Transfer RNA from a Bacteroidota bacterium, 73 nucleotides, folded computationally.

């Protein structure tokens, strides 16, 4: 200098054959309990890393940027 990956809720991550953004865990409220912990119901959290564009419609497709890792020279 090139190339290839990855960026989505506080944290770990799905979810990319384009059609209303989700699980688990934290957190917070109720149940159970003589109380705690488990365990159960339910909740609160996200402009999908940023910008343009495509395209009725974008986390998802095409540019470009910015951040992490990796291979190569």
């Nucleotide at each position: 200098g090139u190339c290839c990956u990855c960026a989505u809720a506080g944290c770990u991550c799905a979810g990319c054959u384009g059609g209303c953004a989700g699980a688990g865990u934290u957190c917070c409220u109720g149940a159970c309990u003589c109380a705690u912990a488990a365990u159960c119901a339910g909740g609160c959290g996200g402009u999908c890393g940023a910008a343009u564009g495509u395209u009725c419609g974008a986390a998802u497709c095409a540019u470009u940027c910015u951040g992490a890792g990796g291979a190569c020279a």
Rfam family: tRNA. It is annotated as a transfer RNA. Gene Ontology term of the family: triplet codon-amino acid adaptor activity. Its mean pLDDT, the model's own confidence on a scale to 100, is 83.